[in-house]
Predicted 3D model of a 1477-nucleotide RNA (small-subunit ribosomal RNA) from a Candidatus Parcubacteria bacterium. The sequence is in RNAcentral, with records from SILVA. Model confidence (mean pLDDT): 81 of 100. Lineage of the source: Bacteria > Bacteria candidate phyla > Candidatus Parcubacteria.
RNA sequence: AGAGUUUGAUCCUAGCUCAGGAUGAACGCUGGCGACAUGGAUAAGGCAUGCAAGUCGAACGGGAAAUAUUGAGAUUAUAUCAAGAUUAUUUCUAGUGGCGAACGAGGUAGUAACACGUGGGUAACGUACCCUUUAGUCAGGCAUAACCCAUCGAAAGAUGGAUUAAUACUUGAUAGUCUGCAUUUCAGCGAUGAGAUGCAGUAAAGAUUUAUCGCUAAAGGAGCGGCCCGCGGGAUAUCAGCUAGUUGGUAAGGUAAUGGCUUACCAAGGCUAUGACGUCUAGGGGAGCUGAGAGGCUGACCCCCACCGAUGGAACUGAGAUACGGUCCAUACACCUACGGGUGGCUGCAGUCGAGAAUCUUCCGCAAUGGGCGCAAGCCUGACGGAGCGAUGUCGCGUGGUUGAUGAAGUCUUUCGAGAUGUAAAAACCUUUUAUAAGGGAGAAAGUUAUUGAUAGUACCUUAUGAAUAAGGGGUUGCUAAACUCGUGCCAGCAGCAGCGGUAAUACGAGUGCCCCGAGCGUUAUCCGGAAUUAUUGGGUGUAAAGGGUGCGUAGGUGGUCUUAUUAGUCUUGUGUUAAAACCUGGGGCUCAACUCCAGAUCUGCAUAGGAAACGGUAAGACUAGAGGGUGUGAGAGGUCUGUGGAACUCAUGGUGUAGGGGUGAAAUCCGUUGAUAUCAUGGGGAACACCAAAAGCGAAGGCAGCAGACUGGCACAUUCCUGACACUGAGGCACGAAAGCGUGGGUAGCGAAUGGGAUUAGAUACCCCAGUAGUCCACGCCCUAAACGAUGAUCACUUGCUUUUUGGAGUAUCGACCCUCUGAGAGGCGUAGCUAACGCGUUAAGUGAUCCACCUGGGUAGUACGGCCGCAAGGCUAAAACUCAAAGGAAUAGACGGGGACUUGCACAAGUAGUGGAUUAUGUGGUUUAAUUCGAUGAUAAACGAAGAACCUCACCAGGGUUUGAAACCUACGUGAAAGCUCCGAGAAACCGGAGCCCUCGCAAGACUAGUAGGCAGGUGCUGCAUGGUCGUCGUCAGUUCGUGGUUUGAAUUGUUCCCUUCAGUGGGGUAACGAACGCAACCCUCGUCGUGUGUUACAAGUGUCACACGAGACUGCUCCUUCUUUGGAGAGGAAGGUGAGGAUGACGCCAGAUCAGCAUGGCCCUUUGACACCCUGGGCUACACACAUAAUACAAUCGCAUUUACAACACGACGCAAUGUGGCGACACGGAGCAAAUCGUUAGAAAAAAUGCGCCAGUUCGGAUUGAAGUCUGCAACUCGACUUCAUGAAGCCGGAAUUACUAGUAAUCGCGGGUCAGCUAUACCGCGGUGAAUACGUUCUCAAGUCUUGUACUCACCGCCCGUCAACUCAAGGGAGAUGGGAGUACCCGAAGUAUCGCCAUGCGCGGUCCUACGGUAAGCUCAUCGACAGGGAGUAAGUCGUAACAAGGCACGGGUAGCGGAAGCUGUUCGUG
Repeated sequence: AGAGUUUGAUCCUAGCUCAGGAUGAACGCUGGCGACAUGGAUAAGGCAUGCAAGUCGAACGGGAAAUAUUGAGAUUAUAUCAAGAUUAUUUCUAGUGGCGAACGAGGUAGUAACACGUGGGUAACGUACCCUUUAGUCAGGCAUAACCCAUCGAAAGAUGGAUUAAUACUUGAUAGUCUGCAUUUCAGCGAUGAGAUGCAGUAAAGAUUUAUCGCUAAAGGAGCGGCCCGCGGGAUAUCAGCUAGUUGGUAAGGUAAUGGCUUACCAAGGCUAUGACGUCUAGGGGAGCUGAGAGGCUGACCCCCACCGAUGGAACUGAGAUACGGUCCAUACACCUACGGGUGGCUGCAGUCGAGAAUCUUCCGCAAUGGGCGCAAGCCUGACGGAGCGAUGUCGCGUGGUUGAUGAAGUCUUUCGAGAUGUAAAAACCUUUUAUAAGGGAGAAAGUUAUUGAUAGUACCUUAUGAAUAAGGGGUUGCUAAACUCGUGCCAGCAGCAGCGGUAAUACGAGUGCCCCGAGCGUUAUCCGGAAUUAUUGGGUGUAAAGGGUGCGUAGGUGGUCUUAUUAGUCUUGUGUUAAAACCUGGGGCUCAACUCCAGAUCUGCAUAGGAAACGGUAAGACUAGAGGGUGUGAGAGGUCUGUGGAACUCAUGGUGUAGGGGUGAAAUCCGUUGAUAUCAUGGGGAACACCAAAAGCGAAGGCAGCAGACUGGCACAUUCCUGACACUGAGGCACGAAAGCGUGGGUAGCGAAUGGGAUUAGAUACCCCAGUAGUCCACGCCCUAAACGAUGAUCACUUGCUUUUUGGAGUAUCGACCCUCUGAGAGGCGUAGCUAACGCGUUAAGUGAUCCACCUGGGUAGUACGGCCGCAAGGCUAAAACUCAAAGGAAUAGACGGGGACUUGCACAAGUAGUGGAUUAUGUGGUUUAAUUCGAUGAUAAACGAAGAACCUCACCAGGGUUUGAAACCUACGUGAAAGCUCCGAGAAACCGGAGCCCUCGCAAGACUAGUAGGCAGGUGCUGCAUGGUCGUCGUCAGUUCGUGGUUUGAAUUGUUCCCUUCAGUGGGGUAACGAACGCAACCCUCGUCGUGUGUUACAAGUGUCACACGAGACUGCUCCUUCUUUGGAGAGGAAGGUGAGGAUGACGCCAGAUCAGCAUGGCCCUUUGACACCCUGGGCUACACACAUAAUACAAUCGCAUUUACAACACGACGCAAUGUGGCGACACGGAGCAAAUCGUUAGAAAAAAUGCGCCAGUUCGGAUUGAAGUCUGCAACUCGACUUCAUGAAGCCGGAAUUACUAGUAAUCGCGGGUCAGCUAUACCGCGGUGAAUACGUUCUCAAGUCUUGUACUCACCGCCCGUCAACUCAAGGGAGAUGGGAGUACCCGAAGUAUCGCCAUGCGCGGUCCUACGGUAAGCUCAUCGACAGGGAGUAAGUCGUAACAAGGCACGGGUAGCGGAAGCUGUUCGUG
C1' cells in the first nucleotide's frame, strides 16, 4: 500500500467480499513448564450452610471464675478438704453508657438528569474524629436497664411489681470573641459585610493515678460534604406545541443553608424549530481498541463520581442515613408453627439450583498494607496478602546438539531413465535447559531490645540419572505463501467472494509432498481499519442515485468604498487548574521479557490577568461603482373583461337531380327511391382562428395567436437628475400551477374514453371501419400532479473568438430611408483554453472563483405499509422495515440481428427450355415386423450416402455347435525332431475329434527352424468424433481476413481496409495520418481451339500428314474513334480466337463441440482362467411389408411406334484376359481357336438417334411394358430363401400429373447411343467418363432467397431458434391489514386509605386515645402506548425444465415513455395533454 467481483471486451459509477489489528469471549482439534494478569457479560432470577462489624471493665452497677487472706466445720494429727465471710488482685462478661456501624465490600436496576466531566460561586451553608489558640470544668436533682419476684406464650417474645449506678438524663450559677434586639462608625452602587457600645439569653463529666486521657464554650485550620451557576457529551419531528405551584411578586413556615422547598394572597406569566414536551435506549468520566490523522466504536479488570440494596412508601437515631448485613407499614415469594402467631432478604466471600454458547475453591492467614474500637496490651476485619482451578490472555523457556550418502528401507510419483521424502532416519560422539531424586535454603521484618511468616521447605543454590518426560493445527483454483496421484461423476460434497463437481476435478474425499503459524492452530460472534462507502481534513447532483414545478418573502446565513473609536470573535504572554494510574521518552528492579518502580514530557480543555488591532463584530460619520427611484423613448400571441369578423363544419327548410353514397389492404356494419351523395339559396348553432409565421416575440413557471376597445403587470435603451448599501439567498409560510378528474348551473358543431355494431385473427376485451355517452366549451368552486425537461437552482465576478437573428442608442452618410462602423439588452449555430467516464459543455458553461438554498449514498421490496396533515372523491404531501440479490446502472467499442436505410452481386427473381410432385419399376431411408432384420449418416450440409458389386465369404447381426496363450504376431525359459502336413477310414451339418498309412528338416559345429508346455502377452467392427490426429462437407471460387511501424483514443479499440471512379475481384486509379506487407483474387499448371517447326511406331498402295508426340508462335486494350482529371469504359478494324477465348485443377482467416474411434492411427474406459464383447464353423438375416419420404429409370405416344434399307464417332479396356473368321442353335449361348501384353489384334457390330421407303390413323391402340406361366442358357462347391440373361405366351397402372417445387445462359439445356471401375456372376435404370444431333430466352432488379460494403437502432453477445413481461397453478419465507383475545408500560379522574411526619382535640400524663392534611398499596372508569396469538383476505420475495398469451428491446411489427381517466383473464388497450430518452 491494495485486491477480487457487473461486460464479448472497455472506461466510469456503485455496492458486496478479502488481506490487518483487537476481545472479560465461546466452539473444534491438540496440549510440556514457568512468570504476570484475568474469569457470572445471560435471570437486579431463587437461595441450604459457614463466615463478612465490632470494640471499650482506664464510663457504670452487677454477675461469674481464679489467686491471696480468713474460716463454721471435717480430719488422730500434719498435710489437706470445706458451707460461708471480708479485703485485695487478676480474668471473663449479659446489660446501661461511649465510639463505630453513613467507611470498607458488592452491583449497574433506575437515571438523558446539575447524574457526570470541566470551570466557577457560596457576602446563602455544615462538619464527629484530627491540628492550633484562648477560656472554663461550680452547686444540685429525678429516674431506669441489668439482677430478683410474679404472670402470659409452642416459639419469637411480652407484661406487672420492687431495687440500683454512671462519662445516661436533668435543675440552678457563671462566662465570652456565641445568639437575639437597639444605637453607632467604616467599606460597598446596592443587597449586605466588618467593628464599637448597651440590654437579654445559652455550658460542662469524669476516669485512672501523678502524669495523662477526657468534657464544655469560642475562634482559626485541614480534610470531608450540602447547595447554585456557565459550558460539554445519545437516537427520534412518523413526538409540535408544553406548563396551574406552572412563571414572578409579597408575607409566613421550613432547612445547616438559598430557593414555589411548602402555604396564603396578587399578577399572568414561563419554555419551544439553536427542537420545548413526549417516546426509545443508556450509569458518567479518567480511559480501552482501531486509525497516518481527523475520527469511529466501547465503558471488562484498575482509579474518581453517582445511584441501588427482594418491590413500594415512611420517618427515627445521629456530626453525617431517609441507613445492604437498623426500625415501621404495605406487596410478592420462601420457611417455622401447638394454627393462636411468628421469621427472612448473598447486587459481601466461598458455595448451590435455574437459565445459558459460556465464566473458578463451601481454601490459608491477619505475617505485610489499610480500617474500627481502645491509654495500651490487644480484639475484629471473606478489605487485603496468598495459594487452588481454567492455554482466557500477554511474555519467556523447552521438546535436543554436532557429524553422518550405499543418498538404506518403507511410502509417493514417474516420460520407467529416474525423482521426492532426505542429513531426515539408522549409526557415532556431545550437552542436561526441562523432568525425576537427594541435600542446603532466603529476602519480604518496619518498631532501640525481645517476640512474630499464611505464602513455603516455595524461589534460589549444589549434586546425581539419563536424550531421557514433551508437537500439533490450519491451508495448498485466484485473491493468498504452498501440487501431484488415486477415488467419485451436478452424486457425495466444498465455499469469505468470484466460483468448483455432469468420467481425465491442482477447488469434493484420501494419500504423498509442500506452505504458514507453533503450545498452540483454526472457526464463529462483535468493533475499528481498508471505506474518499456520510467526504471538516476529503465526495457529488445534464445522461450513472441526486436541482424543489415556479415565484414572492419571514427567520437564518453572507455582504461595496473610506475614516475614527472600541474589543465576548481572532492572535500573543503570564498565572491557576486539567487527580493518580495509563500512553510516550529516559533510567532502575525481578536471570531476560511481560510486569513493576523513579523521573520527565503530555493532558491540544477551561478560567483568570495583561497586551495587539490586520481581519471579523459593534458604534458613529462620510461616499457612489451595488441596488432603487425620476425623466424621455421603444418592442412585444404578457394578463383580465367586453364587443365583433370571415372561412370551414353541421343542422333545418326550399329548389335542381337520380341511384347510389360512404368506408377499407380488401370488405362489411351504416346512409339512400319516405329521394341520399352531389349542387344552389336562405336561416340557425357551437368551437377553433388559415395566410402573416420565423431556430421569431412576451411571461417567474404553467403558458400565450382573428380584429377592436377598456383596465393592467413586467422588461430594455438613453440621460447621469435623486436616495445612499436600502443588497444576495431563502428553512418554514403564502401565491400561482398543463392535461385529466370532481361539484353546481349552462352549453354541445366537430372530435371523442366507456359502450354497441362490422371486420381482422387460432383468439382480438386491440390496431382498421360505422355510430356514440361522459368529456372537450362558459361561469363559479375544488384538485395540485407531469418526461411540470435545458432531465442543467438563484445571484455576483472573471476567462480567445466567428457567425445568424429580434429590439434600442450613437457616429458616418443622405433631402430622407437603406447601407457601413461602434455600443447595450435578448434569442440561436459553430468552436479556443479549460472541464468531463465518455457523450458532450464551452461569455446563455457542464470553465475559473464566491454566497445561500434544495437533494443523493447499491438493486428490488417502494414512492409502498403504518401514522400524521390536506381533499367531496379520485387521491396528494411526508415516508420506513423485515426479507431478498451480487449485482442494478451510465457512456462508448467490436460483432450479430432488424417485418431500418443506401449501394452492389448471384440461374436469386423475371424471360425461356426440360422436368420433379400423379403411374409402374429400381434403389435408399423412416416406420412396422422379426430370433436377427448389424452399424453409421438425419434441414440446407442424411436418404442410387459409407457400399467402385450382401447367394457362401464379405459380416460387424441371430440360432446352434465348438476353442481358451488362443486364427495371426513378438520375446524369454524348458523342450521335440514328425508331434504338424498329406492320403484313406469312422462319427458329425461342418468346425473339430478319433484311428491307420506315408513322411524323420538344414548345418561340420555353434546354432537356425519347428510342434508342445510355462510366463510376459495377444485379440476386440466393444464405448467415448463432446479427449484426439488425419481426412472431408458447408458458407463459397464469396472477396474477403490480417500484420509491422506510425498516428488517434484514459481504454476496449480505431486508422490503414473509409470516400470517388472502376472491376468478376480489397481488380486498378485518384484522393487521404498513414506508409508498407502477408494469406486470399489474378497469374504461373493441365485440356480444347489457330498456325509454324521437328520426328514418324502405327495408318494409307506410295508419298504425304487428316493422325500422334514434342517444341514454339499468337491476344497485350497492341491499333483507330468517342468518354474520363487520371485510370477506365464504349464502338470499330484486323484476326482461328477480343477484352478472364472455353473448361478444369487450385478453396484465405474462420463458422457449424458439423461428419467419421466401422478406412487408418490414437488417449482413456471396458471384456478376456474353464463358460468371452476374442476366435472357428453350419444355417439364417442384412432382400421382411398395412404405410410415408427421397433419388432415378421407363412411359403415357403420330416431332411417335414397328419393319426393311443407307451413313457418320470418341473416350476407353484386354493375358486367371479381349477373342476374329468359321460351324450349330429362333435366341441366350455352345464348339473352336487365327491374332493381340495392343495407333498393328480384339471388344467394335451398321454406335444410336439421323436419313430413305412401307405399315399403324388417335384407340388404353402395332402406345406402354409391369406382372405371371412354360421352356432354357451362363457363372459359381452351391442360384430355395436370393443371381443375371434368352425364347414363347400373358399384357397391369398409365392419356402429361393438386398444393408445391428443381436444374439450366451455348456447343449449354434437351435428346441419342458407347466405354470403364467394382466384379466368378449379378440386382447398374446407379456412379465415373466419351462422343453424335443440337435449341429458346434475359425488358430489367419492384418482389422471393443468398451474399458483400457503408450507415442506423438495440435492453441481443449461447448473439432473434436472442432477450423478456404479467396473470394463473404448486411449495417456502418475511412483513403489513384483520373480527377479536391476552399481557406489559406510563399517566388522568374518582373511591379506599396502612405506617409515618406535622397539627388539633380529649382523658389528665401514658411508649395513651381519637381526629385532620399528605400519601404507598389496592379498587373502579374511559382512553393512550408497546408487544403476543389470530380465522380470513390482499400484495411482496424466492424456487433447472408447469399453463395462457407476447407487452418491451429493431420502425419489436400500432414508436416508446410521464401525468390522468375509463375499460379488460393477463401482459395491457383506448381517450386527453406533455416529453424525445